[in-house]
The RNA shown here (transfer RNA) has 75 nucleotides and comes from Candidatus Panguiarchaeum symbiosum. The source organism's lineage runs through Archaea, Thermoproteati, Thermoproteota, Candidatus Korarchaeia and Candidatus Panguiarchaeum.
RNA sequence: GGGGGCGUGGCGUAGCCAGGUGAACGCGGCCGGCUCCAGACCGGUAGAUCGGGGGUUCAAAUCCCCUCGCCCCCA
Numbered sequence: 001g002g003g004g005g006c007g008u009g010g011c012g013u014a015g016c017c018a019g020g021u022g023a024a025c026g027c028g029g030c031c032g033g034c035u036c037c038a039g040a041c042c043g044g045u046a047g048a049u050c051g052g053g054g055g056u057u058c059a060a061a062u063c064c065c066c067u068c069g070c071c072c073c074c075a
Base pairs, nucleotide, nucleotide: 001074002073003072004071005070006069007068010027011026012025013024020058029045030044031043032042033041051067052066053065054064055063
């Protein structure tokens, strides 16, 4: 220098190909119940606008372009 993969709550993932209007699940956090207390269990609740920017569109995590970080391959 060329090619490819990944990046989504605190953590681990799904959703992306075929755009659709409250971004889902598990763990963890917080509050409450239960318990002598704690754990387990049960109920509730907060938290990501999707690595960043731009574009297309009525509408973008999803399509297009640029860019950042990490990893792999080629030179």